Predicted 3D model of a 353-nucleotide part of an RNA (small-subunit ribosomal RNA, central domain) from a Thermoplasmatota archaeon.
The organism belongs to Thermoplasmatota, within Archaea.
Model confidence (mean pLDDT): 87 of 100.
Rfam family: Archaeal small subunit ribosomal RNA. On this family, see Yusupov et al., Science 2001: "Crystal structure of the ribosome at 5.5 A resolution".
[in-house]
Context: one part of a larger RNA
C1' cells in the first nucleotide's frame, strides 16, 4: 500500500527469444463503441447541504425541499482514443557495394617450454628453505648431448584494442556458419516497443557413462614452523582440470545501474566505415578536417543525501516489465515442481528486537 522508490542505504530476472496482455509512426474517409455537452426518467433508507420544528440550550432527534454518485432513453459534437476505408515513408525488414573482427562450429597443421622412456658423455651429490628436514640420488641422480613418445597450452603481437545477448572468445590454415557497423536509397509498407506465464544459452565447480592423464592439485601422506598448527612454507600426491556425450543451472553471473524511442552545452583519445584536402618515396603510405557507429577519459548545465553522474545519464520526457517496503529468525520450515545425486526453483510463520 490510489504513495515514494531500485549504482553504493531494501530493492533491475545471469542473459536472450518469444505467448497473452499493455502500448504504439503521419494523411485522409466513414462511424460513433468510449468521451463532452443538452434532455426525459429513474436515483430505499441513512449520511451531507438549506430551511423550519420538539426535548429549558447544545449534542440527538422530526419534517419539508435539495445535493451527490451510480443506471436507462433520447438528441447532438467530432478534437483525441478505439473500429472502419484509401494512402504514405520517416520507425521496422529486405536488398545491394566494398571493408573491420581472439562471434560459433569442425577438420587440418605448427611453435617453445614441461614431461617420461633410450643411447652417449660424465661424477659425487642433486633438490629445496628465512633456515632446515622429509625427498631424489652409486641398479650413476642432477648436468650436457642425440633420438623418440605423451598430454595441456597457446609466450611476443597484445591495446581502459576488437567480436559476442549474456556466460565468454586469443598459434596458423581451410570449410561451414551466424551478427554488427558504414555507404546506396532499388523494394516491402506500420509489418513496431515491451513482454505476465513459456522456451534457449548460460563461468567455474560437481555428477552419470566412456577415453584421456604431461603439468598442476582439493583431499591425503610426510617434513617443517609453533605453546599448539586439522593453515601459510617445503616433498610428494588422488579426485578434478583435458576430450566425446548427457546432467546441474549458480556466481561479487557487476556498469552492484532492465529493455526501447526521443530530447538536452562541450573538449580530448582510439577503433570501423563513408567523404573531402595537403604531402609523397605512389605504397593497402604518412597528415589535418567532416560525418555515423562503437569504445574510454575530462567536464557544463541538470540531477543527486552524498560519493559521484554528466549525449554511453544516475539529467528532460515517453511506454512496457520485473522487483522493495526496519533488523535478526532466513533464502531457513513445510508443501510443491525440477534433479541421478549435490542440491536449485518457489518460499511463511511463531519468537526476538
Nucleotide at each position: 500500500u490510489u504513495g515514494g522508490g531500485c549504482c553504493u542505504a531494501a530493492a533491475a530476472c545471469g542473459u536472450c527469444c518469444g505467448u497473452a496482455g499493455c502500448c504504439g509512426g503521419u494523411u485522409c474517409u466513414a462511424u460513433a463503441a468510449a468521451u463532452g455537452c443538452c434532455u426525459g426518467g429513474g436515483u430505499a433508507a441513512a449520511u451531507c447541504g438549506u430551511a423550519c420544528g420538539g426535548c429549558u440550550u447544545a449534542a440527538c432527534c422530526g419534517u419539508a425541499c435539495g445535493a451527490a454518485u451510480u443506471c436507462c432513453g433520447g438528441g447532438u459534437a467530432g478534437a483525441c482514443u478505439g473500429u472502419u476505408u484509401a494512402a504514405c515513408u520517416u520507425g521496422g525488414g529486405a536488398c545491394c557495394g566494398g571493408g573491420a573482427g581472439a562471434g560459433g562450429c569442425u577438420a587440418g597443421a605448427g611453435g617453445u617450454a614441461c614431461u617420461c622412456c633410450u643411447g652417449g658423455g660424465g661424477u659425487a651429490g642433486a633438490g629445496g628453505u628465512g633456515a632446515a628436514a622429509u625427498u631424489c640420488u652409486g641398479u650413476a641422480a642432477u648436468c650436457c648431448u642425440a633420438g623418440g613418445g605423451g598430454g595441456a597450452c597457446c609466450a611476443c603481437c597484445a591495446g581502459u584494442g576488437g567480436c559476442g545477448a549474456a556466460g565468454g572468445c586469443g598459434u596458423c590454415u581451410a570449410g561451414c556458419u551466424a551478427g554488427a557497423a558504414c555507404g546506396g536509397g532499388u523494394c516491402u509498407g506500420a509489418c513496431g516497443g515491451u513482454g505476465a506465464g513459456g522456451g534457449a544459452c548460460g563461468a567455474a565447480g560437481c555428477c552419470c557413462u566412456g577415453g584421456g592423464g604431461a603439468g598442476c592439485a582439493a583431499a591425503c601422506g610426510g617434513g617443517a614452523u609453533u605453546a599448539g598448527a586439522u593453515a601459510c612454507c617445503c616433498c610428494g600426491g588422488u579426485a578434478g582440470u583435458c576430450c566425446a556425450g548427457g546432467g546441474u543451472g549458480u556466481a561479487a553471473a557487476c556498469g552492484c545501474u532492465g529493455c526501447u524511442c526521443g530530447c538536452u552545452u562541450g573538449a580530448u583519445g582510439u577503433u570501423a566505415g563513408u567523404c573531402g584536402g595537403g604531402c609523397u618515396c605512389c605504397g593497402a603510405g604518412c597528415c589535418c578536417a567532416a560525418c555515423u557507429a562503437g569504445u574510454g577519459u575530462c567536464g557544463g548545465a541538470g540531477a543527486g543525501a552524498a560519493g559521484u553522474u554528466g549525449u554511453u545519464a544516475a539529467g528532460c520526457g515517453a511506454g512496457c516489465u520485473g522487483c522493495c517496503u526496519g533488523g535478526g529468525g532466513a533464502g531457513u520450515a513445510c508443501g510443491g515442481u525440477c534433479g541421478c545425486a549435490a542440491g536449485a526453483c518457489u518460499g511463511a510463520a511463531a519468537c526476538u528486537u